Overview: RNAcentral holds the full RNA, with entries from Greengenes. This is a predicted structure of a 349-nucleotide part of an RNA (small-subunit ribosomal RNA, central domain) from an uncultured bacterium. The coordinates come from a structure-prediction model, not an experiment, and the mean pLDDT is 82.
Context: one part of a larger RNA
RNA sequence: CUGGGCGUAAGCGCGCGUAGGCGGCUUGUUAAGUCAGAUGUGAAGUCCCCAGCUCCACUGUGGAAGUGCAUUUGAACUGGCAGGCUUGAGUACUGGAGGGGGAUGGGGGGAAUUCCCGGUGUAGAGGUGAAAUUCGUAGAUAUCGGGAGGAAUACCGGUGGCGAAGGCGAUCACCUGGCCAGAUACUGACGCUGAGGUGCGAAAGCGUGGGGAGCAAACAGGAUUAGAUACCCUGGUAGUCCACGCCGUAAACGAUGUCAACUAGGUGUUGGGGCGGUUAAUCGUCUCAUUGCCGAAGCUAACGCAUUAAGUUGACCGCCUGGGGAGUACGGUCGCAAGAUUAAAACUC
Numbered sequence: 001c002u003g004g005g006c007g008u009a010a011g012c013g014c015g016c017g018u019a020g021g022c023g024g025c026u027u028g029u030u031a032a033g034u035c036a037g038a039u040g041u042g043a044a045g046u047c048c049c050c051a052g053c054u055c056c057a058c059u060g061u062g063g064a065a066g067u068g069c070a071u072u073u074g075a076a077c078u079g080g081c082a083g084g085c086u087u088g089a090g091u092a093c094u095g096g097a098g099g100g101g102g103a104u105g106g107g108g109g110g111a112a113u114u115c116c117c118g119g120u121g122u123a124g125a126g127g128u129g130a131a132a133u134u135c136g137u138a139g140a141u142a143u144c145g146g147g148a149g150g151a152a153u154a155c156c157g158g159u160g161g162c163g164a165a166g167g168c169g170a171u172c173a174c175c176u177g178g179c180c181a182g183a184u185a186c187u188g189a190c191g192c193u194g195a196g197g198u199g200c201g202a203a204a205g206c207g208u209g210g211g212g213a214g215c216a217a218a219c220a221g222g223a224u225u226a227g228a229u230a231c232c233c234u235g236g237u238a239g240u241c242c243a244c245g246c247c248g249u250a251a252a253c254g255a256u257g258u259c260a261a262c263u264a265g266g267u268g269u270u271g272g273g274g275c276g277g278u279u280a281a282u283c284g285u286c287u288c289a290u291u292g293c294c295g296a297a298g299c300u301a302a303c304g305c306a307u308u309a310a311g312u313u314g315a316c317c318g319c320c321u322g323g324g325g326a327g328u329a330c331g332g333u334c335g336c337a338a339g340a341u342u343a344a345a346a347c348u349c
Base pairs, nucleotide, nucleotide: 004320005319006318007303008302011317013200014199015198016197020193021192022191024085025084026083027082028081029080030079032078033077035074036073037072038071039070040069041068046064047063048062050060051059052058088190089187090186091185092184093182094181095180096179100176101175102174106172107171109153114148115147116146117145118144119143120142124135125134161168162167205246206245207244208243209242210241214240215239219235220234221233222232257316258315259314260313261312262311265294266293267292268291270289271288272287273286274285275284276283298305299304322349323348324347331342332341333340334339
């Protein structure tokens, strides 16, 4: 090299996309690749038969083989060139659903917490398994009115929706991406995947400047306990929020790469469309897309998966190869740092 695999050892967190790999139906042509035939050529050695040295080694005649090369012929497939097609892909049109995204959020909301001011009012309030720390006669808790500020948007809310993933939830406008269905018309393979590359990427963390209600690492105190650097309680700073710039990782999970085709059904969900019944609400049925459950064949070590496959196949990429050492050391690259990424060996079982 060949090989076996990747839901549980192995799918990059997710897109876009360069090179490369692969690529629909059809006509003609070419003959580069592939395959087959023919002809020529293919030293010696090797192999087979026979022969020559008394035998052997050795040598000689003939034959076989010789994967090769050259020329030539031929059908299909692949490739090249030229042309056509419409089913893949895309564009236009008409409808539709949606927490898709964005702007020191552009606007105006309501509930709640906290704080401040004022009124009523008096001795407790908080908190817990029980307490205490804590707050309160300088008037707390409770209650009513007014004000400030920040953050989050109850109900609706749903194995419901949208997004490539991370993720997205009050409301009204603005800008903007994608998706689905239905009828036609148009372009005519324009496609799939994608090493490098590039962009996005929860939380935490970092830099600068704001903001700071609640919550809350660290920290302090009170409890618990043999101890209690915890769980429980009272406080409380970074942080959580905003802008700009970094970081680039997660059980970034469906632990399941992307695309395409094919392979029993049943029953729900969401968004469209067709047909039929009905005045209508609505009902039945078919169909496309979405999202769940159950299940046949098949697959699987089993668990389970099962038209949203882990079934049957094809294209391309990534990755794995006993446990530990170790996702570590060293070196490189990136980063302000934290660290990230790439990634061993000795030794040991």